[in-house]
């Protein structure tokens, strides 16, 4: 340097992407809250922090 075989680098945390960190899961982890149930109502793009995108509220030009 080349070839062959085997294994690892995984996934998830209520709506997008990236970084850091925490927790959980091995076919599971996960799939928001209030209301006895139903009807109805409420918050948020984060598990947490920061940035970007989108959205919402207020003020000014």
């Nucleotide at each position: 340097c080349u070839u062959u075989u085997a294994a690892a680098a995984g996934g998830c945390g209520a709506u997008g992407g990236a970084g850091u960190u925490c927790g959980c899961c091995a076919a599971a982890a996960c799939c928001g809250c209030c209301u006895c149930a139903a009807a109805g109502g409420c918050u948020g793009a984060u598990g947490a922090c920061u940035c970007c995108u989108g959205u919402g509220u207020u003020u000014u030009a």

Fluoride riboswitch aptamer (crcB RNA motif) from Hydrogenispora ethanolica, 61 nucleotides, folded computationally. Lineage of the source: Bacteria > Bacillati > Bacillota > Hydrogenispora. The coordinates come from a structure-prediction model, not an experiment, and the mean pLDDT is 75. The model forms 100% of the base pairs in the Rfam consensus. Rfam family: Fluoride riboswitch aptamer (crcB RNA motif). Gene Ontology terms of the family: positive regulation of gene expression and response to fluoride.